[in-house]
Molecule: small-subunit ribosomal RNA
Organism: uncultured prokaryote
RNA sequence: AGAGUUUGAUCCUGGCUCAGGACGAACGCUGGCGGCGUGCUUAACACAUGCAAGUCAACGAGAAAGGGGUAGCAAUAUCCCGAUUAAAGUGGCGCACGGGUGAGUAACACGUAGGCAAUCUGCCUUCAGGACGGGGACAACCUCGAGAAAUCGAGGCUAAUACCCGAUGAUGCAAAGGGAUUGCAAAGGGAUCGCAUGGUUCUUUUGUUAACGGCCUUCGGGCGCCUGGAGAUGGGCCUGCGUCCCAUUAGGUAGUUGGUGAGGUAACGGCUCACCAAGCCGGCGAUGGGUAGCUGGUCUGAGAGGAUGAUCAGUCACACUGGAACUGAGACACGGUCCAGACUCCUACGGGAGGCAGCAGUGAGGAAUAUUGCGCAAUGGCCGAAAGGCUGACGCAGCGACGCCGCGUGGAGGAUGAAGUUCGUUAGAACGUAAACUCCUUUUGCCGAGGAAGAACAGCCGCUUCUGGCGGAAAUGACGGUACUCGGCGAAUAAGGAUCGGCUAACUACGUGCCAGCAGCCGCGGUAAUACGUAGGAUCCAAGCGUUGUCCGGAUUUACUGGGUGUAAAGGGCGUGUAGGUGGAUUUUUAAGUCGAUGGUGAAAUCCUGCAGCUUAACUGCAGAACUGCCGUCGAUACUGGAAGUCUUGAGUUCGGUAGAGGGAGACAGAAUUCAUGGUGUAGCGGUGAAAUGUGUAGAUAUCAUGAAGAAUACCGGUUGCGAAGGCGGUCUCCUGGCCCGAUACUGACACUGAGGCGCGAAAGCGUGGGUAGCAAACAGGAUUAGAUACCCUGGUAGUCCACGCCUUAAACGAUGGGUACUAGGUGCUGGUCCCGCUCGGCAUUCGUUAAUGUCGAGUUCCGAGCGGGGUCAGCGCCAAAGCUAACGCAUUAAGUACCCCACCUGGGGAGUACGAUCGCAAGGUUGAAACUCAAAGGAAUUGACGGGGGCCCGCACAAGCAGUGGAGCAUGUGGUUCAAUUCGAUGCAACGCGAAGAACCUUACCUGGGCUUGAAAAGCAAGGUACAAUCCCGGAAAUGGGAUCACCCUUCUUCGGACUCCUGUACAGGUGCUGCAUGGCUGUCGUCAGCUCGUGCCGUGAGGUGUUGGGUUAAGUCCCGCAACGAGCGCAACCCCUGCACUUAGUUGCCAUCAGGUCAAGCUGGGCACUCUAAGUGGACUGCCUACGCAAGUAGAGAGGAAGGUGGGGAUGACGUCAAGUCCUCAUGGCCCUUACGCCCAGGGCCACACACGUGCUACAAUGGCCGCAACAGAGGGUAGCCAAGCCGCGAGGCGGAGCCAAUCCCAAAAAUGCGGUCUCAGUCCGGAUUGGAGUCUGAAACUCGACUCCAUGAAGCUGGAAUUGCUAGUAAUCGCGCAUCAGCAUGGCGCGGUGAAUACGUUCCCGGGCCUUGUACACACCGCCCGUCAAGCCAUGGAAGCUGGGGGUACCCAAAACCGGUGUGCCAACCUCGACGCAAGUUGGGGAGGCAGCCGUCUAAGGUAAAACCAGUGACUGGGGCUAAGUCGUAACAAGGUA
Repeated sequence: AGAGUUUGAUCCUGGCUCAGGACGAACGCUGGCGGCGUGCUUAACACAUGCAAGUCAACGAGAAAGGGGUAGCAAUAUCCCGAUUAAAGUGGCGCACGGGUGAGUAACACGUAGGCAAUCUGCCUUCAGGACGGGGACAACCUCGAGAAAUCGAGGCUAAUACCCGAUGAUGCAAAGGGAUUGCAAAGGGAUCGCAUGGUUCUUUUGUUAACGGCCUUCGGGCGCCUGGAGAUGGGCCUGCGUCCCAUUAGGUAGUUGGUGAGGUAACGGCUCACCAAGCCGGCGAUGGGUAGCUGGUCUGAGAGGAUGAUCAGUCACACUGGAACUGAGACACGGUCCAGACUCCUACGGGAGGCAGCAGUGAGGAAUAUUGCGCAAUGGCCGAAAGGCUGACGCAGCGACGCCGCGUGGAGGAUGAAGUUCGUUAGAACGUAAACUCCUUUUGCCGAGGAAGAACAGCCGCUUCUGGCGGAAAUGACGGUACUCGGCGAAUAAGGAUCGGCUAACUACGUGCCAGCAGCCGCGGUAAUACGUAGGAUCCAAGCGUUGUCCGGAUUUACUGGGUGUAAAGGGCGUGUAGGUGGAUUUUUAAGUCGAUGGUGAAAUCCUGCAGCUUAACUGCAGAACUGCCGUCGAUACUGGAAGUCUUGAGUUCGGUAGAGGGAGACAGAAUUCAUGGUGUAGCGGUGAAAUGUGUAGAUAUCAUGAAGAAUACCGGUUGCGAAGGCGGUCUCCUGGCCCGAUACUGACACUGAGGCGCGAAAGCGUGGGUAGCAAACAGGAUUAGAUACCCUGGUAGUCCACGCCUUAAACGAUGGGUACUAGGUGCUGGUCCCGCUCGGCAUUCGUUAAUGUCGAGUUCCGAGCGGGGUCAGCGCCAAAGCUAACGCAUUAAGUACCCCACCUGGGGAGUACGAUCGCAAGGUUGAAACUCAAAGGAAUUGACGGGGGCCCGCACAAGCAGUGGAGCAUGUGGUUCAAUUCGAUGCAACGCGAAGAACCUUACCUGGGCUUGAAAAGCAAGGUACAAUCCCGGAAAUGGGAUCACCCUUCUUCGGACUCCUGUACAGGUGCUGCAUGGCUGUCGUCAGCUCGUGCCGUGAGGUGUUGGGUUAAGUCCCGCAACGAGCGCAACCCCUGCACUUAGUUGCCAUCAGGUCAAGCUGGGCACUCUAAGUGGACUGCCUACGCAAGUAGAGAGGAAGGUGGGGAUGACGUCAAGUCCUCAUGGCCCUUACGCCCAGGGCCACACACGUGCUACAAUGGCCGCAACAGAGGGUAGCCAAGCCGCGAGGCGGAGCCAAUCCCAAAAAUGCGGUCUCAGUCCGGAUUGGAGUCUGAAACUCGACUCCAUGAAGCUGGAAUUGCUAGUAAUCGCGCAUCAGCAUGGCGCGGUGAAUACGUUCCCGGGCCUUGUACACACCGCCCGUCAAGCCAUGGAAGCUGGGGGUACCCAAAACCGGUGUGCCAACCUCGACGCAAGUUGGGGAGGCAGCCGUCUAAGGUAAAACCAGUGACUGGGGCUAAGUCGUAACAAGGUA
């Protein structure tokens, strides 16, 4: 630091995913040790048991347990010790700390910085002073009583550092007065600064308020008590700033906000109350709802940030739930009290007890979190004078790989690279120096020995400055016989997990076969899986490794740092304007922002740096830095802000003009349309692709005249104008808004933008009332169609129009918010204005002319109009540089460069939907989610392909023709069906007379049955044997089995081993079994179409483009010209073969002109090679020549010449590629499968079936013919297991026969159509020949299934073929026969051969196919593409819904516990006062008072109850849409002009 994933490929946008780090974790597999940490994140759920807060020289009583003695049988009684003790009580201090938890709380709770002149503070320190005189009780205890218990009541006794009274008393407190000081205020002036109320201090008066002389003592003293001051510590209160989400929460608030007075508090305060006023909070987010303890910090990150708040530390809140107070310095109190509630427990049913969110522990919940341990030795806390006691705080130990850190599981050597395993091309390779083996070490482990630090305070003794000091001796350890050290033993006790398709380091085999499974994303798996499972190997980590979850990162994917908005998501429809934000020039001032210096604070811990301590590290200690913050003080003043002043350039006002479909109202105009009336006139009109509906003889359409009505304004008219946008179009008038230009003066920043707000806002729509010619949703009819609720036609109502009122949305678009400034040009248009030139007109004037006026001519000034050129301002367009942009494109009218303000965006779908709110009469608008689902959705451009897009061109493609097919019968192939089997393959063109150039057996692969198992054929090794064969007999359908005969031995090479043959065994053979979608080879097809590419250069971010496009031309990417291209390759063409002409050579088997012979005839013979022919070579044709056109290439010409003319005709030849085209059954071959069978042999059957459908053919339907007779002319082939002549026989197929021929010699072999003559005369025929009967021939072991042919007989369909469709452009179609391959036999098929021999082509509009260019595209498996919606099925989440259930909160009312407060208090009461009685007195007792208490009443109030609403959640018959799901239904809406853009 990036990577994968949208596409055929590309760039961009954009989401999803991954690699990193972290964790109080959990789960899976595995697990040796130690150190340091850490451990209920869930149910603030319920808790058994034990422990977690006591202690004391204040006080009094008095003797428990236990032990011993005596008596007694014993129960028991009694005495002593126990005793400086235990336990209980009064009293003091503590229990408000420490420990736990995070429910509540969005708050002065927390953090930070301040304030209190508005406050308290036990214990502690310090200073000053003091402690006098009295009194009465209550526990304990004793006695009695109630109760099951808890506990309680009554009577009696008693002490205190408990309680009460009095005195004294201040610098305390309260009140008042006075003075001083400082200061304020008032009057005058000046100075200065606490902080406004005020503070401090002195003094006087009045009132008021204390105590314990108790404990110890070494008698020195120590401790304790009271009052006051100060300090320290710790609290309380107040304030600025900071502190989550929702606006689908916008208004909230009556003690509410303030005042006066009072009460209350330690203290300010509506904290509370009475009265008065009506305020207060809120878009800078009040109120409401949801969520949450806050912080130091922690994790992550480059940082800014984001997330988080376990352990440790600070703080807050809480203690079963709710309420309340008491005590106290401090609580409204976790292990206190009272009340209410829920729950649990005890109960004798009357009543009681309890609160683990202390430490352990239990149950429950949960994926999940530990021991009912040891100790107060240390540190700390409480009490105590101290010893000491208490302390689940704490120190330790235990459990858990939960985390971090460290160590180990051995080290060195060791190659026949052992065995084994895996792979293998069978050579070998890998595991691998790994092991074995040799030497060594001993961390760890086990055993043994030694053995810490943590401990020194306090106390005691001594000294002393008397103290918190110093010295000394002795004692004290839970951890723990632990850490650590030493010795002994012995490699001994110790390795796993995940991954291996890409991202991402690491590959093979087998199994499986879209199954089982994997998967973080892309995606793997359908028979050769590096992706599943296993194995071998490898890679990465390592006592761990993976997975899951969560957070940050990557993500600049919320963008402050650091993003965008023309087309990808995104500019508000437009204006006006409030708040807000921003703001021209200049001067002075201020110092809020800003900057500098400095002070305080920012707890400690953490992080960072350095040093140090545990063997190291983790961990820990010390020091520093840091804590980016807040507050104060001093200073600076450029910029921003505040204050004051000035200015004119921004803005505005004024004056004079121009242009304009700017707006509103009214009036008017002509053309057209329709209707009405009348005239003329007659049969149609109208409409369409074609029709029909409609209309018309009741007179339409057409035409003329007149009239009526409504709506809209042709031409001008224009990328012209105006307006903010929507929008605005006849003419005239009135009213009215804005822009622009020119000019002067004035105001003096008055400006820009603009959340909310307000206004305007096309069309459609709505309401009321009018109007309605045309047009026209809905609707009706006619067509079209498979259907046609459409497109087309005929009609036609709302509506369109007007007035008023609503609606408020549009692709409201320049898909581009507004403002200001700047940044090359060119060209056009509109509106001003200035300058120059020209022309024209007008008024005026001068001169001339004329007798005169006028006219006319010339000139001048001014005004007006026009034309041309130039400058400038404002506006509207086009082209284009820089720049920008993903590209397209934008480009002074920016999408460039900058600033200011507003609006909006953050993956696709769900969805602009639901709910809520709000607006609306409604329709609906505005605002606007989530669950769920996908890995894409998208923009621009590229290459193809495609289009019922365009242009150009070609082809028997159409057209023009000829002959057919499709109808019949038959042949043949296929489908289907049937069958034991009907073997298999080929399936649009490009399967179907195809593989098959020939199925009776064989072939043959299929079926039935019978047999064989190293096999029918091949071949290795080992062992053994020997002729093999043949012939005959028997069984059998045969294969084959059994037997017999011959048994001398054969043949070849012999290197003398054998080879050869037979049999046995073993490796193996064999397979037309599967996969043509694993393959080779071969083939088809587009297509004999003209295309397909490369190198270098150039252009583009890139895919790619250019070249190869363009203008011509060609059969052709053939050639020429042009050109950022220049060249090249595979194709085209040519080179090859046949044929057409000529020549040369050669002359048998071919030929015969000449010569001779000769026959019935015949090259038959001699002879010849001239000709024909045969078969080898050469020549010939190249637009070479002429004319015309053309730059050229080339084209045209019945041109010339030539046998042939523009490729002469035909063949062979098939570019890059496409179709996973065909073939595993020609062959070859990977893999899989069968192995007494899926192999091999044999017999029989089948491939030949037959309701049917299709393809390809043959024969016909007849007279251009059939039949009979006679006669003529080919080419190319074949022939020895062959062709077979002559002759004879048979009606014939054929038979007999045997000459000739291994072929230019002989044979097949007759060519046929044709010609001539005859007959038939249009009919199911003398056409046609199927079918059937009979008789035969040939081949062959064998013609039943199932051959061909012959003869006789029979004589079916068929009279030229519907829709549709095929071939062919010249020696072609058509027609006629001949030959050959296969083959024993079998040809209507195939391949060849010749004979006879046409018609037509205007032309390229259309159909089909193809080529090039261009255009559109949502296609790329590429139109046989893509894709939409309903319906049907399954699954999922969600909205509505009669209702039902639950929850928190508020309001009103009822009831009202405990407690505080207030009132009352006739009842009760020791202390003080007073009055009496008794008594000598001490004292006893009674009454009253003060004071207190119980009780009662009231205010307030928790819990509870009632009521009506609101909100939230769950559920709900039914219902709505949505999403997802290989192969369902119906149509075809979109993408091409998508067939109606």